[in-house]
Molecule: transfer RNA
Organism: Deinococcales bacterium
């Protein structure tokens, strides 16, 4: 320079345009002499930003931003 990929909870990560969700870890309980392991509960999200499209966007378009790839 010029193409690809990816961005979601503290951490891996999913979600066919109409409920935001899992594990893991954290926080309460039960169990246990005690921890641990298990078992229940709960807390915690500007869906990277910004605009468009649509009755309705995490999802589809377009810019921008970071991060990876490979190519020159």
């Nucleotide at each position: 320079g010029a193409g690809a990929a990816u961005u979601u909870a503290g951490c891996u990560c999913a979600a066919u345009g109409g409920g935001a969700g899992a594990g893991c870890g954290c926080c309460c309980g039960a169990c246990u002499u005690g921890u641990a392991a298990u078992c229940g509960g709960g807390a915690g999200g500007u869906c990277a930003c910004a605009g468009g499209u649509u009755c309705a966007a995490c999802u589809c378009c377009u810019g921008u931003a970071a991060u990876u790839c490979a190519c020159u």